Predicted 3D model of a 665-nucleotide part of an RNA (large-subunit ribosomal RNA, domain II) from Synechococcus sp. AG-679-D13. Its Rfam family is "Bacterial large subunit ribosomal RNA". It was read from a public genome assembly. Model confidence (mean pLDDT): 85 of 100.

[in-house]
Context: one part of a larger RNA
RNA sequence: GCCGGCGACUUAUAGGCACUGGCGGGUUAAACCGGAAAUGGUGGAGCCAUAGCGAAAGCGAGUCUGAAUAGGGCGUUUGUCAGUGUUUAUAGACCCGAACCCGGGUGAUCUAACCAUGGCCAGGAUGAAGCUUGGGUGAUACCAAGUGGAGGUCCCAACCAACUGACGUUGAAAAGUCACUGGAUGAGCUGUGGUUAGCGGUGAAAUGCCAAUCGAACCCGGAGCUAGCUGGUUCUCCCCGAAAUACGUUGAGGCGUAGCGUCUGAUGCUCCAGCAGGGGGGUAAAGCCACCAUUUCGGUGCGGGCUGCGAGAGCGGUACCAAAUCGAGAUGAACUCUGAAUACCCUGUGUGUAGUCAGGCAGUCAGACUGUGGGGGAUAAGCUCCAUGGUCAAGAGGGAAACAGCCCAGACCGCCAGCUAAGGUCCCCAAAUCAACACUAAGUGAUAAAGGAGGUGGAAUUCCACAGACAACCAGGAGGUUUGCUUAGAAGCAGCCAUCCUCAAAGGAGUGCGUAAUAGCUCACUGGUCGAGGGAUUUUGCGCCGAAAAUGAACGGGGCUAAGUGUUGUACCGAAGCUGCGGAUUUUAUGGUAGGGGAGCGUUCUAUGUGGGGCGAAGCGUUAGCGUGAGCGGGCGUGGACUGCAUAGAAGUGAGAAUGUCGGC
Numbered sequence: 001g002c003c004g005g006c007g008a009c010u011u012a013u014a015g016g017c018a019c020u021g022g023c024g025g026g027u028u029a030a031a032c033c034g035g036a037a038a039u040g041g042u043g044g045a046g047c048c049a050u051a052g053c054g055a056a057a058g059c060g061a062g063u064c065u066g067a068a069u070a071g072g073g074c075g076u077u078u079g080u081c082a083g084u085g086u087u088u089a090u091a092g093a094c095c096c097g098a099a100c101c102c103g104g105g106u107g108a109u110c111u112a113a114c115c116a117u118g119g120c121c122a123g124g125a126u127g128a129a130g131c132u133u134g135g136g137u138g139a140u141a142c143c144a145a146g147u148g149g150a151g152g153u154c155c156c157a158a159c160c161a162a163c164u165g166a167c168g169u170u171g172a173a174a175a176g177u178c179a180c181u182g183g184a185u186g187a188g189c190u191g192u193g194g195u196u197a198g199c200g201g202u203g204a205a206a207u208g209c210c211a212a213u214c215g216a217a218c219c220c221g222g223a224g225c226u227a228g229c230u231g232g233u234u235c236u237c238c239c240c241g242a243a244a245u246a247c248g249u250u251g252a253g254g255c256g257u258a259g260c261g262u263c264u265g266a267u268g269c270u271c272c273a274g275c276a277g278g279g280g281g282g283u284a285a286a287g288c289c290a291c292c293a294u295u296u297c298g299g300u301g302c303g304g305g306c307u308g309c310g311a312g313a314g315c316g317g318u319a320c321c322a323a324a325u326c327g328a329g330a331u332g333a334a335c336u337c338u339g340a341a342u343a344c345c346c347u348g349u350g351u352g353u354a355g356u357c358a359g360g361c362a363g364u365c366a367g368a369c370u371g372u373g374g375g376g377g378a379u380a381a382g383c384u385c386c387a388u389g390g391u392c393a394a395g396a397g398g399g400a401a402a403c404a405g406c407c408c409a410g411a412c413c414g415c416c417a418g419c420u421a422a423g424g425u426c427c428c429c430a431a432a433u434c435a436a437c438a439c440u441a442a443g444u445g446a447u448a449a450a451g452g453a454g455g456u457g458g459a460a461u462u463c464c465a466c467a468g469a470c471a472a473c474c475a476g477g478a479g480g481u482u483u484g485c486u487u488a489g490a491a492g493c494a495g496c497c498a499u500c501c502u503c504a505a506a507g508g509a510g511u512g513c514g515u516a517a518u519a520g521c522u523c524a525c526u527g528g529u530c531g532a533g534g535g536a537u538u539u540u541g542c543g544c545c546g547a548a549a550a551u552g553a554a555c556g557g558g559g560c561u562a563a564g565u566g567u568u569g570u571a572c573c574g575a576a577g578c579u580g581c582g583g584a585u586u587u588u589a590u591g592g593u594a595g596g597g598g599a600g601c602g603u604u605c606u607a608u609g610u611g612g613g614g615c616g617a618a619g620c621g622u623u624a625g626c627g628u629g630a631g632c633g634g635g636c637g638u639g640g641a642c643u644g645c646a647u648a649g650a651a652g653u654g655a656g657a658a659u660g661u662c663g664g665c
Base pairs, nucleotide, nucleotide: 001665002664003663004662005661006660011091012090013089014088015087016086017085018084019083020082021081022080023079025048026047027046031042032041033040052059053058062074063073064072065071094232095231097229101222102221103220104219105218106217112196113195114194115193116192117191118190119189120188121186123155124154125153126151130147131146132145133144134143135142159183160182161181164179165178166177167176198214200210201209202208207216235600236599237598238597239596240595245258246257247256248255249254259364260363261361262360263359264358265357266356267355270354271352274349275348276347277346278345279344285338286336287335292332293331294330296328297327298326299325300324303321304320305318306317307316308315309314367392368391369390370389371388372387373386374385375384376383397408398407399406412583413582414581415580417579418578419577423573424572425571426558427557428556432570434569435568436567437566438565439564445560451545452544455542456541457540458539459538460537461536462535463534464533472529473528474527475526476525478502479501480500484496485495508523512521513520584590585589601654603651604650605649606648607647608646609645610644611643612642619638620637621636622635623634625632626631
């Protein structure tokens, strides 16, 4: 892991409610009698009901309050005893699950420390004190050699330990092996016997150790501790069907009450879509010479600053700031002279089907995304918090490639019938290579901004033009003059001022290049050639650039110049939608989690009745048939002795899950 067995809402007592039954007042409890027992009889104590009100005295269909014969509050009568179901309370109370706490005991054969008594430490090295001899001294001191054999001394086995690495990691081993390493006469190691015990001991101290267990050992008991927590909770069908909110809470993943569900009873249009009429409002918008607050520009300019004159009083100036006011223009959740749509309230009508009240039983209190109106945030978030709709949750089907929350649409069952929705119709892939008119050339379509551009289509305004436009080509583009100033120079063209006149068809005191300065080229401007449209601005459709990310990779793919985009049209496809045919339940509808209600199937045993069985029971295997389902059931085989059905009753009554439990493999 699989298979098989076992495995979880029970029982008692006491309340609530519903149903069924007895009685009409209901009913006995203990106890007693009788009996084999079941049960029957006696037993009226007691309980509930028959009257309430008041704190009470008390009064009484009333009573309390009160001065009240006022008003108001509570009242002005029917049940009760059993059974069954459900629910609540108390008990282990649906089952399994702690870590803990407490009591009484068992442990020092492991290990910690200590006590008693024993044992063990190859070999080598170093060479303290002391002593001896010699030297030395007045005598010591001192020196040398020898002797000697000290030490938590040195090297290194046994022994003890465990520094580093590797291996081992379902090991050879629940701590080891190999190599290296530390101590090895000492605070050494070790045998045996003994002592200290858990609110404790022991500890060269690590919360270490106290029998593979230690921030408080182990065993049994209190004990089925408690668990607002996690997991699990077993047959079928039918009807209805939520919530993830408010308030309170040592409350926040738990509860209580309300809200929302269901069932029963009552009420009987009270409810709702729509329509009509009547209301209040201060939101959106708008406005601000209607207030408050903010704000830009301009006019007037109180006051101030700066400044002139004056001895001062004072009189002036001002391109500075600026009150107030005027004109123009704005902003506001906490502004309003105004002011909707919706929504809400009331009345009437009203297809339709709800509403309200009482009682029984719940579940829900983590919500999610999306549209709209907002707060927070960064007008960030698959963000967060409200409001108001939708969907999911608890909703299958079709579409969106795939995709709870988006679009379409709400699945009683069957059908190889039809019509449609969203979305689609070249192939994958059902249906238009459909029709008409445009646009796009970018594979745009099939990701993005500021910004940029003679891409290209449409629209508008305006200017020039057969008295010849625009472009191109040919020619001219001059003189006073190198204007003046400046400058080394300045001659159209470094810079400053001025910018005239003449000849003319036209030609600037010069548009750009150029020179040291000239020169040179060119432009404006004019004529000619040519012969029909040309230029400018605004606006709009579709495109282009801007455009860089890590495997190749966001049209779903093939592929497409439409099979792209815009406008229009007609067909067709397309769902569990709608229709058709057949069927089932039901008051006309039947998706459904939590949950409420209803009806059944099956298992074991009991009672009564009635059957089957060695001419083959149960069980097991296999297979027609029946039932909406749980299930039922005929045949055949196996098996070898019990067993079915009907009606009632009682339950150890249904398994796939609980890191379930036991067994098998």